A computed fold for an 81-nucleotide RNA from Granulicella sp. L46, annotated as Fluoride riboswitch aptamer (crcB RNA motif). The organism belongs to Granulicella, within Bacteria.
RNA sequence: AAGUUCAAGGGUGAUGGAGUUCACCCGAACCGCCAUAGCCUGAGGAAUUUUCAGAUUAUGGAUGAUGACUCCUCGCAGGAC
Numbered sequence: 001a002a003g004u005u006c007a008a009g010g011g012u013g014a015u016g017g018a019g020u021u022c023a024c025c026c027g028a029a030c031c032g033c034c035a036u037a038g039c040c041u042g043a044g045g046a047a048u049u050u051u052c053a054g055a056u057u058a059u060g061g062a063u064g065a066u067g068a069c070u071c072c073u074c075g076c077a078g079g080a081c
Base pairs, nucleotide, nucleotide: 009026010025011024012023013022016072017071018070019069020068021067033061034060035059036058037057038056040054041053042052043051
């Protein structure tokens, strides 16, 4: 110096806050899904075209304020008084 482990502490888990709990991270954890198109790679193919899969980029769309449970807050819809 690097690595590993333990304790304490802090942070994260596709939109806010709190409690409890779980998982993960210590400069990482985390940064979701579907459809279409472009591009790259691979496969099939004699070749052009076309098809399938993966990565990546762009556009559009759907669900959900939870990692899980409960509560609060915000938003939307319906009903009753």
Its mean pLDDT, the model's own confidence on a scale to 100, is 76.
It was read from a public genome assembly, where an Rfam model found it.
It matches the Rfam family "Fluoride riboswitch aptamer (crcB RNA motif)". The literature on the family includes a 2012 paper in Science by Baker et al., "Widespread genetic switches and toxicity resistance proteins for fluoride".
The model forms 100% of the base pairs in the Rfam consensus.